[in-house]
RNA sequence: GCGGAUGUAGCUCAAUGGUAGAGCACCACCUUGCCAUGGUGGGGGUUGAGAGUUCGAGUCUCUUCAUCCGCUCCA
Numbered sequence: 001g002c003g004g005a006u007g008u009a010g011c012u013c014a015a016u017g018g019u020a021g022a023g024c025a026c027c028a029c030c031u032u033g034c035c036a037u038g039g040u041g042g043g044g045g046u047u048g049a050g051a052g053u054u055c056g057a058g059u060c061u062c063u064u065c066a067u068c069c070g071c072u073c074c075a
Base pairs, nucleotide, nucleotide: 001071002070003069004068005067006066007065010024011023012022013021018055026042027041028040029039030038048064049063050062051061052060
């Protein structure tokens, strides 16, 4: 330099172009003499960044950043 994969909640991951979700974690309450376990409820998101297409984009297109993998050239 070329190609590919990944990037979404604190963490691990979902999501046919049509309301962004689950598990764990966190907070409150119930349960208990206390802790743990268990139960109920709640908070938390500029979907890495920017732009485009579209009535509508996490999803499609372009640019860009980070991490990983492969290939090539030079020294």